[in-house]
Context: one part of a larger RNA
């Protein structure tokens, strides 16, 4: 000089706009952060409407009935492996960078082929029991897109090429017809979603591998599944991955081992570059989720708000047992020099489910908080000599403060007060004529001049009145380096200092005034990096 996730200290006016636990990966009370689908399923705890029934204050009130919107709890499907969080571990195929085979891939695209016929159970529920509780047992009854046979299949999987093996599940919304014609019911046709398999994409993983990737030799050897075959077993999938038998090999001064520090890119800062320093926000990888281990489900996890088992803590207990995991959002304590709100909305973007209305989203979007950085704007503007007053200072004349101030003239940004008012909105329903589609003017889809309609920020942003110079300046620092002098006080004392140095009686260096300077909503000081 330039920087910063900074902090003190002194002073603070407005606005934009970004960033805000760098330390104890220390413990954490409390709320909320992952739900959702009745168009998969039997069903009916609450709620609201509908019938009916009985009471009677004649519109209440009590009871049926799942019959309709709807829906707790359950079965069931997708989704809880995205998103957000933190950097502790790791000096390594963990990153980057360039290539590689022997693999997988839900939803999502485009092809091909199906989607036939059974069949038993489990919850929920009902009864009974245990237990403080958390939960548990036992019998009974049930639906399904839960579950398991049969049939059938390839360009699908194995093979000794002879052959063997091997799959599904329906659901809604409408019409016709039949039938005790209220209600169910049975067949058919249809549209849309759906399942099953199988071949490509598309995406998204896993894997091997050249080069690169901090310091120490006051760390020289290191290694037994160690390196390599055979066989065998395992995975989606190469391999000592793991087993058994044989072989004695790998790696090392081009730095193996060991230690010690470290998440790694992109990139930031600084530098004229080379180079050096640093990985806060933002983007990609990658690790971890209270220590530590392990599987299970799944298309994907060995899973942060899943299990299970040991630890350490914490809390409940009727002492027999049990309950929990903020490195998500706020927040709380502790630790620190330090670092915010237990806000508000799903309105927009995005994610999960849903046909869809929607519904959940501490993603996110937006407010608050603190000058934490950058920018930008204001605190008045023109005039004004009697060079006033008062300070200070003087050779006492005077000179500086100073157009500075009063005083006349003007203006009103910004902030207060009142009023208008965009744009972030695209949808999503509702009607409507040709269209697909179809027997079909049903429905369904997709379309389109209309209708109606959504805003958390919000007292928006901007724009208009309006009223008065009114509400709005400080900090350092004036011996050289360095722009800025002088008077008093103090006398090697108080102190000052970045470096030289400054003070012992005339101190432009110390502490106060007057003035000056540089900066200004900031200004110094301390840290750190070039």
């Nucleotide at each position: 000089g330039a920087u910063u996730g900074a902090a003190c200290g002194c002073u603070g006016g407005c606005g934009g706009c970004a960033g805000g636990c760098u330390u104890a990966a220390c413990a954490c009370a409390u709320g909320c952060a992952a739900g959702u689908c009745g168009a998969g399923c039997g069903g009916u705890a609450a709620c609201a409407g509908a019938u009916c029934u009985a009471g009677c204050u004649u519109g209440c009130u009590a009871g049926a009935u799942g019959c309709u919107g709807a829906c707790g709890a359950g079965c069931g499907g997708c989704g809880g492996a995205c998103g957000g969080g933190u950097g502790a571990g790791u000096a390594a195929c963990g990153c980057g960078u360039a290539g590689g085979a022997a693999u997988c891939u839900g939803c999502c695209c485009a092809g091909u082929a199906g989607u036939g016929g059974g069949g038993g159970a489990c919850a929920a529920c009902c009864a009974g029991g245990g237990g403080a509780a958390a939960c548990c047992c036992u019998g009974g009854c049930u639906a399904a897109u839960a579950c398991c046979g049969c049939a059938u299949a390839a360009u699908c999987u194995c093979u000794a090429c002879g052959g063997a093996g091997g799959a599904a599940a329906a659901g809604g919304g409408g019409c016709c017809u039949c039938u005790u014609c209220u209600u169910g019911a049975a067949a058919g046709c249809u549209c849309u979603u759906g399942c099953u398999a199988u071949u490509g994409g598309a995406u998204g993983a896993g894997c091997c591998c050249g080069c690169g990737u901090u310091g120490g030799a006051u760390u020289a050897g290191c290694u037994a599944g160690u390196u390599g075959g055979u066989a065998g077993g395992g995975u989606a999938a190469a391999a000592g991955c793991c087993u058994a038998c044989c072989a004695a090999g790998g790696c090392g001064a081009c730095g193996a081992u060991c230690u010690a520090u470290a998440g790694c890119u992109g990139g930031u800062c600084u530098g004229a570059g080379a180079g050096g320093a640093c990985g806060a926000u933002c983007a990609g990888c990658c690790a971890c989720a209270u220590u530590g281990g392990g599987a299970c489900u799944g298309a994907g996890a060995c899973a942060c708000g899943g299990c299970c088992c040991a630890g350490a803590c914490u809390c409940c207990u009727a002492c027999g047992g049990g309950a929990g995991g903020c490195a998500g959002c706020a927040g709380u304590g502790g630790g620190g020099a330090a670092u915010a709100u237990u806000g508000c909305a799903c309105a927009a973007u995005g994610g999960g489910c849903g046909a869809a209305a929607g519904c959940c989203u501490g993603a996110u979007g937006u407010a608050g908080c603190a000058a934490u950085a950058c920018c930008g704007c204001g605190u008045g503007u023109g005039u004004g000599a009697a060079g006033a007053a008062g300070g200070c200072u003087u050779g006492a004349g005077g000179g500086u403060u100073g157009u500075a101030a009063a005083g006349c003239a003007c203006u009103u940004u910004c902030a207060a007060c009142g009023g208008g008012g965009a744009g972030g909105a695209a949808a999503a329903g509702c009607a409507g004529a040709a269209g697909a589609u179809u027997a079909a003017u049903a429905c369904u889809c997709g379309c389109u001049a209309g209708c109606u309609g959504u805003g958390a920020c919000g007292u928006u942003a901007c724009c208009c009145a309006c009223a008065g110079a009114a509400g709005a300046a400080g900090g350092a620092c004036c011996g050289g380096c360095u722009a800025a002098c002088u008077c008093c006080g103090u006398g090697c004392c108080a102190g000052c200092a970045g470096c030289c140095g400054c003070g012992g009686u005339a101190a432009u260096a110390c502490g106060g005034a007057g003035g000056g300077u540089c900066c200004a909503a900031g200004c110094g000081u301390u840290a750190a990096u070039c």